[in-house]
């Protein structure tokens, strides 16, 4: 050097053109003397970044960047 894989919410992951979600976490109220459970309701997000393609992109290409894995080369 090359080649594959993942990058979505705090965390662990779904979604694969046309509503941005689930789970746990965090708020507030019920509930208890109190706290755990348990119910109900909220808040959170540049989809890694930049461009392109499309009437429309987390999804389809390019390019860059971080991670992990393989392969060559020097040493």
């Nucleotide at each position: 050097a090359g080649g594959c894989a993942u990058g979505u919410a705090g965390c662990u992951c779904a979604g694969u053109g046309g509503g941005a979600g689930a789970g746990c976490a965090c708020u507030a109220c019920c509930u208890u003397g109190a706290c755990a459970c348990g119910g109900u309701a909220g808040g959170g997000g540049u989809c890694g970044g930049c461009g392109g393609u499309u009437c429309a992109a987390u999804c389809c290409c390019g390019c860059c960047c971080a991670u992990g894995c393989c392969u060559a080369c020097a040493a």
Description
RNAcentral holds the sequence, with entries from ENA. This is a predicted structure of a 75-nucleotide RNA (transfer RNA) from a sediment metagenome. Rfam family: tRNA. By type it is a transfer RNA. The prediction has a mean pLDDT of 82.